[in-house]
Order: sequence, then structure tokens, then C1' cells
RNA sequence: GGGUUCAUAGUUCAAAGGUAGAAUAUCGGUCUCCAGAACCGAGGAUGCGGGUUCGAUUCCUGCUGAGCCCA
Repeated sequence: GGGUUCAUAGUUCAAAGGUAGAAUAUCGGUCUCCAGAACCGAGGAUGCGGGUUCGAUUCCUGCUGAGCCCA
């Protein structure tokens, strides 16, 4: 330099055009003499810009960052 894949919650991952979910962590509650475990509940996220669409996490494009392959 060329090609390709990826970027979603504190962390690990779903959702592949139509309400962004789960696990874990955190916080609150029940239980307990206390703590832990268990159970119930709460808050928390689409890397940045542009485009297509009635509607974009999803499709297209630029940038940024990361991985892999070729040179």
C1' cells in the first nucleotide's frame, strides 16, 4: 500500500429493516444474629459524520480504532 472482518450496558454476547434484550457486575428489597447463597426489583448501551427509507443496531458511504490475510 491492497483485501477482509469487527465496533451495542462496567464486562461477555444477542437482535440482520418495525418497542434495543440476556447473562454477569452495580444498587435497593425479602430472607439471615451478621455475611454469603437464593428470590424479587431498579438504573445503565448502538464508535463519530453523511446518505437511502415512512422507519436504520441492521443497507450504502467517509473517518477513527482493533483483528486477520497478501505485498
This is a predicted structure of a 71-nucleotide RNA (transfer RNA) from a Nanobdellota archaeon. Its Rfam family is "tRNA". The family's RNA type in Rfam is transfer RNA. Taxonomically the source falls in Nanobdellota (Archaea, Nanobdellati). The coordinates come from a structure-prediction model, not an experiment, and the mean pLDDT is 82.